[in-house]
Molecule: small-subunit ribosomal RNA
Organism: uncultured prokaryote
RNA sequence: GCGGCGUGCUUAAUACAUGCAAGUCGAACGAGAAAGCCCUUCGGGGUGAGUAGAGUGGCGAACGGGUGAGUAAUGCGUAGGAACGUACCUUUUGGAGGGGGAUAACCACGGGAAACUGUGGCUAAUACCGCGUAAGCUCGAAAGAGGAAAGAUGGCCUCUACUUGUAAGCUAUCGCCAAGGGAGGGGCUCGCGUACCAUUAGCUUGUUGGCGGGGUAAUAGCCCACCAAGGCUACGAUGGUUAGCUGGUCUGAGAGGAUGAUCAGCCACACUGGAACUGAAACACGGUCCAGACUCCUACGGGAGGCAGCAGUGAGGAAUUUUGCGCAAUGGGGGAAACCCUGACGCAGCAACGCCGCGUGAGUGAAGAAGGCUUUCGGGUCGUAAAGCUCUGUCAAAUGGGAAAAAAACACUAUCGGUGAAUAGUCGAUAGGAUUGAUGGUACCAUUAGAGGAAGCACCGGCUAACUCCGUGCCAGCAGCCGCGGUAAUACGGAGGGUGCUAGCGUUGUUCGGAAUUAUUGGGCGUAAAGAGCGUGUAGGCGGUUUGGUAAGUCAGAUGUGAAAGCCCUGGGCUCAACCCAGGAAGUGCAUUUGAUACUGCGAGUCUUGAAUGCCAGAGAGGGUGGUGGAAUUCCUGGUGUAGGAGUGAAAUUCGUAGAUAUCAGGAGGAACACCUGAGGCGAAGGCGCCUGCCUGGCUGUGCAUUGACGCUGAGGUGCGAAAGCGUGGGGAGCAAACAGGAUUAGAUACCCUGGUAGUCCACGCUGUAAACGAUGGAUACUAGGUGCUCGAAGUGUUAACCCUCUGAGUACCGCAGCAAACGCAUUAAGUAUCCCGCCUGGGGAGUACGGUCGCAAGGCUAAAACUCAAAGGAAUUGACGGGGGCCCGCACAAGCGGUGGAGUAUGUGGUUCAAUUCGAAGCAACGCGAAGAACCUUACCUGGGCUUAACAUUUCGUGACAACCUCAGAGAUGAGGCUUUCCCUUCGGGGACGCGAGGAUAGGUGCUGCAUGGCUGUCGUCAGCUCGUGUCGUAAGAUGUUGGGUUAAGUCCCGCAACGAGCGCAACCCUUGUUCUUAGUUACCAGCAUUAAGUUGGGGACUCUAAGAAGACUGCCGGUGUUAAACCGGAGGAAGGCGGGGAUGACGUCAAGUCCUCAUGGCCCUUACGUCCAGGGCUACACACGUACUACAAUGGCAGAGACAAAGCGCUGCGAGACCGCGAGGUUGAGCUAAUCGCAAAAACACUGUCUCAGUCCGGAUUGGAGUCUGCAACUCGACUCCAUGAAGCUGGAAUCGCUAGUAAUCGCAGAUCAGCACGCUGCGGUGAUACGUUCCCGGGCCUUGUACACACCGCCCGUCACACCACGAAAGUGGUCAUAACCAGAAGUGGGUGAGCCAACUUCGUGAGGCAGCUCACCA
Repeated sequence: GCGGCGUGCUUAAUACAUGCAAGUCGAACGAGAAAGCCCUUCGGGGUGAGUAGAGUGGCGAACGGGUGAGUAAUGCGUAGGAACGUACCUUUUGGAGGGGGAUAACCACGGGAAACUGUGGCUAAUACCGCGUAAGCUCGAAAGAGGAAAGAUGGCCUCUACUUGUAAGCUAUCGCCAAGGGAGGGGCUCGCGUACCAUUAGCUUGUUGGCGGGGUAAUAGCCCACCAAGGCUACGAUGGUUAGCUGGUCUGAGAGGAUGAUCAGCCACACUGGAACUGAAACACGGUCCAGACUCCUACGGGAGGCAGCAGUGAGGAAUUUUGCGCAAUGGGGGAAACCCUGACGCAGCAACGCCGCGUGAGUGAAGAAGGCUUUCGGGUCGUAAAGCUCUGUCAAAUGGGAAAAAAACACUAUCGGUGAAUAGUCGAUAGGAUUGAUGGUACCAUUAGAGGAAGCACCGGCUAACUCCGUGCCAGCAGCCGCGGUAAUACGGAGGGUGCUAGCGUUGUUCGGAAUUAUUGGGCGUAAAGAGCGUGUAGGCGGUUUGGUAAGUCAGAUGUGAAAGCCCUGGGCUCAACCCAGGAAGUGCAUUUGAUACUGCGAGUCUUGAAUGCCAGAGAGGGUGGUGGAAUUCCUGGUGUAGGAGUGAAAUUCGUAGAUAUCAGGAGGAACACCUGAGGCGAAGGCGCCUGCCUGGCUGUGCAUUGACGCUGAGGUGCGAAAGCGUGGGGAGCAAACAGGAUUAGAUACCCUGGUAGUCCACGCUGUAAACGAUGGAUACUAGGUGCUCGAAGUGUUAACCCUCUGAGUACCGCAGCAAACGCAUUAAGUAUCCCGCCUGGGGAGUACGGUCGCAAGGCUAAAACUCAAAGGAAUUGACGGGGGCCCGCACAAGCGGUGGAGUAUGUGGUUCAAUUCGAAGCAACGCGAAGAACCUUACCUGGGCUUAACAUUUCGUGACAACCUCAGAGAUGAGGCUUUCCCUUCGGGGACGCGAGGAUAGGUGCUGCAUGGCUGUCGUCAGCUCGUGUCGUAAGAUGUUGGGUUAAGUCCCGCAACGAGCGCAACCCUUGUUCUUAGUUACCAGCAUUAAGUUGGGGACUCUAAGAAGACUGCCGGUGUUAAACCGGAGGAAGGCGGGGAUGACGUCAAGUCCUCAUGGCCCUUACGUCCAGGGCUACACACGUACUACAAUGGCAGAGACAAAGCGCUGCGAGACCGCGAGGUUGAGCUAAUCGCAAAAACACUGUCUCAGUCCGGAUUGGAGUCUGCAACUCGACUCCAUGAAGCUGGAAUCGCUAGUAAUCGCAGAUCAGCACGCUGCGGUGAUACGUUCCCGGGCCUUGUACACACCGCCCGUCACACCACGAAAGUGGUCAUAACCAGAAGUGGGUGAGCCAACUUCGUGAGGCAGCUCACCA
């Protein structure tokens, strides 16, 4: 793209323009045109034509077609019943005689706009009406009475009359009347089934029944009079809401759930409400009347209308078609028939709306083309896909042919048969030939040409099949759920590729499923939602043993029914399929009937074990009521007595000199009953506690007796029911809401204290709830045990007390099987079963609102929804945390020493400022940190001046050595010019390095992201921890090991143990230091020998030292403690003793810790600039704040003099002796030293002597002035040092806070790196050289345990108010609308009754007689 078969207003039963959808019959009846054509004597005639159209009459119009408003039962489904009609059809019997009077059409005259209609006159019938007749009809007991009809058409003369042929007549067909039967169809009625709400619990007066009437086709309160007082209801009446019902349809394994389009059966309705008429049937979709709303016409007086028929229109809506063709077929109405009518129906049209079928090509084709996308740049992929080559011809297109559906009936012909007098007519059968197609020139067939005309949609994070790139950057957007997106998005948008389905594909909506999340099949209630607070008991449900009976349930058979269609099976027809046809099966149901009798039921008996009663015995805070007792508190009276008492963490309010507290005596009053007292007892629960009298309930034990299933549970009902509370009246000692005061506190409407009223107590009444809990309803049976306690019984032993055994009742603990999500339960079940009741169905809203009901009130019981969330919850696990617990450690505290915080300065940071004050670091773990050293450089910042393949790297081409030097311009970079200038190799072709020029690739970036990263680092923390394999335990997360008892610095070691082992950490191995030995002695050393000013030299190898190798320390030895252990304590020896001191060494991990500015690196960004070069400036600023240091404040000191003792380093662009000059920094000169050799180099504190004598000083040295030195191209911004002068602050530092446990703190100096110069910083070195009872507390950490609503883990989580803004909802005097109900007023049409003086053809006895009609009126009623 095509075809076939189906389906198509789910909403407004909303309103409808226009056309059509029910007519037909002349063979029931009377009357009866016109146009046209022909003829004409022009008057007319014939034909059209007995046609059209209309009327009387008959039949139909009650079917067919539509819709689902109403209806929860006057309905439907299913199975029955008796008291009934039934036109047309069929069958049987009989009849069909003889009369009459009207009336429409028509004509005439009127009214009216119209619709329509009035008066008078004529006429027919299968129209109407008497009379006669009448049965097997109706009424009636009978006698008896009542009671019908219609003809039409065709044919024929056998009989009769006239006699042509007709009529009477005969005959055939159709029709008519009465009665009976049938079929089909209908009315009525009964059983069963048939939605939700109990926040609808009572309803009913024609209501229920009877008798008698009326009424109907028929039963019936259907209607009426009278009588009775009934009837329905918890098995849900009444009321409310919703809804047509069914066969079926969708879904589901089924049971179910949802639904009721098309097709079929039933019902209801026809603009809304009411009513009847006609008729066999209607209370009537295309009929009538009335009322109402709406629309239309109108001459304003009146009229007309009803698409929920087919098309179609407006409206509504997400949404549903043509104002088509035809009666050819099927069916229906009428007709004798021809035929007519038929929007039923058959077809066509529109719509991918559904189902089914077909196609859009097939084969071959690797240079794996071009191109797209991607890439690790090699390639990969789209992809045999395309192109190319070879074919085919479905569908569509064109041309041609071309069906079946059609077979009858009728009419015609022939033959036979029935009827008949008949060769007539008619009916039936057979044969013949003729006619008829809307669909439609359609299906189908053939031919032609040619791959030509025919592919889309969704998706690609998981669920769920399918992945990459780019863009975007919590934006735009996606999203069914979880969730994506904050610069590398397989999730957004695009692209390439892929996946799925395919003339469709997605979305949305709806229903069922999954959902065992309403659980009958098939769930639950200790803690997740859920056992009523507890009894008693009604209805109901369930129920021990046995006998026979019955047969309701139950089971089996048979019969009837369970419409058709549909589903299923078989077969068949369209090319297949969808679709259609035939047959079968099924329809699990209902009814009738026959049988069976195990179980249940029913009724009749039996039994004793369930249950109950009696007798005997027992325990108990069981209940009610009366009496009595002592202790204590308080108060009162009196005595003694004096200054406090009371209270608290500490206080105060408070009591007390008006005499308290304390103490003694007496008295008053109320409430409660210490010890006993106990996981003891009793009770249904709530609950019950001094002693005692009375009344009373229940329980337990043993044996005997009695009854004989009397039982269990229990909706409603009813009773009891802690505390608080309420009412009335008492009582009131203590205690004590509210309240007052005092404290505490930021506040303290609290916790604490001093007071104190209701209340607590009693009587009577109400309330009716609790974590009313065992968070566990009651009953019965069964299913291992063990151990307590309480109350009984029996037995053995025993003098007894009592012990033991056994057996009941109760109450606890542990535990097996089993159960359970786990925790746990476990004969007192949460196990295994049965019966009954109550309750649950995500969280919040909410146990709330409304309604009802109870209550005096407070409030109780019953009990939602809107809306909102994606969770809420249970149990357990691992962590983390706790102002939880236990154990332990650390300069953590404590004990000390010295500091910081106050001063001045240095330095870093914040802030501020600035053109710039480059950037980073931020609690510990940023802040003398990166920076081991900013005047330029560094330098990243700012201002200005330059360059643009570039300052740097690679490559191509051309060219040339380059460089250095000089001049000019310029701040310089740079530019211009001059002078000068022969690089290296060579196979002579050229090549290489370097410079310059040109060009493209590219360079470059201290630009961003440390939250894209690597690497490195900090920190917890040198804390003792962190894990794994196998095994075991647990459903699992996980646990165990790693916990426990000891011990250690240590998860160090030992012991135990469902664990056994192992790894990373600890320790050790490494370096250094402390002792000794061996070896080796130069530049180091020097005991003895020689020598010198001097280890200077000879010499020595002993010592120190140097630097290589060894030894040594291991709880090894002894004693004690300890578990015969590990280990600890003490001791000996030893240089060193229990890790000897110090260093290096940093587990798994945490902090998105730090660093893109060391380096490396993804992505992004800049490219005549965010790159690069240069000059100058800045990083050095300065109201201020903080950190880290230095120097001080002085006498343990300052100053001066003179005198000692180190270690470790460094040195050739260097260290620089000595000498000379300078007050000095330093300068000049320069020996020695590439260093155990020479130099830096003086160590300082210290000891000694002298001075100062407590002062802003002889302390302190900032600041400033002047003069210099050195480094360096250059010390202005901005270096260090020296000399002279100046001489700030500061007199030991608030709150707070830091370091340190031994050669440590403190104190003293020395050296080094960086470095031209610049050190109070940093890193090293040595000198002198001090205190800890201990672990309650603060901080940090480790292990075990406990709680948890935390898990970005307490810096967590989380509750409520308020302020502001916005949104939504509500209240409010009232007011409008709608639905339903009750009562009342009024009463259209109609029906029935009454009346009927008005009117009237049929009958008539001729009488305004009978009868009828109008009118009026009564009843009912929209």